[in-house]
RNA sequence: AGGGUUUAAGAGGUGGUUGCUCCAGAGGGUUUAACCUCUGGGGAGGAAAGUCCGGGCUCCACAGGGGAGGACGCCGGGUAACACCCGGAGGGAGUAAUCCCUGGAAAGGGCCACAGAAAACAGACCGCCAGCGGCCAAAGGGUCCUUUUGACCCUUUGGUGCGGGCAAGGGUGAAAAGGUGGGGUAAGAGCCCACCGCACGAGGUGGUAACACCUUGUGGCACGGUAACCCCCGUCCGGAGCAAGGCCAAACGGAGCCCAAGGGUGCCCCGCCCAAAUGGGCUCAGGUAGGCCGCUUGAGGAGAGGGGUAAUCCUCUCCCUAGAGAAAUAACCACCCCCUGAGGAAUUUUUCCUCAGGGAACAGAACCCGGCUUACUUAAACCCUACCC
Repeated sequence: AGGGUUUAAGAGGUGGUUGCUCCAGAGGGUUUAACCUCUGGGGAGGAAAGUCCGGGCUCCACAGGGGAGGACGCCGGGUAACACCCGGAGGGAGUAAUCCCUGGAAAGGGCCACAGAAAACAGACCGCCAGCGGCCAAAGGGUCCUUUUGACCCUUUGGUGCGGGCAAGGGUGAAAAGGUGGGGUAAGAGCCCACCGCACGAGGUGGUAACACCUUGUGGCACGGUAACCCCCGUCCGGAGCAAGGCCAAACGGAGCCCAAGGGUGCCCCGCCCAAAUGGGCUCAGGUAGGCCGCUUGAGGAGAGGGGUAAUCCUCUCCCUAGAGAAAUAACCACCCCCUGAGGAAUUUUUCCUCAGGGAACAGAACCCGGCUUACUUAAACCCUACCC
């Protein structure tokens, strides 16, 4: 210098002016509101994001059991809980820093692209073989025929676009049914043997455990991969969500009672009876519009001390700061601070002074927490490579 890995930090500060918005108080305003003015106070994030997991909270459901469905899955620990975190075990990737994976494939089913001969009760393209059955050729021997350059038989040798044997070697693939050496064979092969590996069983040692190591025995090796395909085993999980849910409650409509006028009582009044429709009044129920609560003090932060390798837990002290409705949180100036560049001064590293530029990006709370993931800007440590001293 280049490349890589991991971890950490940060999201400028103070003051002023002008705005936006919420709350409180005062005044104005009006029937009440709306609205206006003044004063005081509050006003985004580390990810508020994605809405992917886990909980709190609320309502509904719930004797118990089973099924369905879903999530998770080495071991130990942490936690309210988790698919999160910490520590460890085994396996894998990488030169390394470091990272990734995790029940069962010997209960059963399914699938395994392309290439390749063959992808699972293995297979045979190239290749190797000629022991066996054919066939061909040569040599030798024999039999038959009157004889023969004829036919048939036997033996040996050679060959093989046949039937066959093989699975060493080549080649394909992500993956091809242990490895090395020797024996063996026609050629070969765990076919046999030795060692290594592997599987299973027994025992011992260490560890809480996963597991590791050691000893011994059995077995020629059986059991390709995939469970983020179904499935099996184990553990856990009731459902819906702040538009949860609770309280108050217009207008219109509803129910009941009363009053008025009304109808009937065969002319009228009183009385009595009726009540479907009309008007008025009172009461009630439900709960729409609207209002209030839920609502932010919480598994909360900061500091110190202690336990623990750590995650994290305990104790003490201090602090509390949006709560909102489709939704405000902004702009400018000054000073300080930080970063970068240029110039100058002093005793080199370094410090100081002056000037200029920059202080952004990602992104916007909507019931609240714990995580994960994805975004932004820096720094440090570590690893690898090359070069220089």
Bacterial RNase P class A from a Thermodesulfobacteriota bacterium, 389 nucleotides, folded computationally. The sequence is in RNAcentral, with records from ENA. Its Rfam family is "Bacterial RNase P class A". From the family's description: Ribonuclease P (RNase P) is a ubiquitous endoribonuclease, found in archaea, bacteria and eukarya as well as chloroplasts and mitochondria. The prediction has a mean pLDDT of 76. The gene name in the source record is rnpB. Lineage of the source: Bacteria > Pseudomonadati > Thermodesulfobacteriota. The model forms 92% of the base pairs in the Rfam consensus.